[in-house]
């Protein structure tokens, strides 16, 4: 330099055009307990950035950024 893959919650991952974007773990609050743990209930929190297509984009297209892999 070129090619491929990935980027969604604090972490690991779903969701691949449409209705309030979900799960597990973690975190916070409450219940329970002498206390802690466990268990139960509730809650906070997110689509890498910019542009385009579309009535509508996390999803499709382009560029950039970041990470990983490959060729030279």
């Nucleotide at each position: 330099a070129c090619c491929c893959c990935u980027g969604u919650a604090g972490c690991u991952c779903a969701g691949u055009g449409g209705a309030u974007a979900g799960a597990g773990c973690a975190c916070c609050u409450c219940u329970c307990u002498c206390c802690u743990a466990a268990a139960g209930a509730g809650g906070u929190g997110g689509c890498g950035c910019a542009g385009g297509u579309u009535c509508g984009a996390u999803u499709c297209c382009u560029g950039c950024c970041a990470g990983g892999g490959g060729u030279a």
Molecule: transfer RNA
Organism: Thermoleophilia bacterium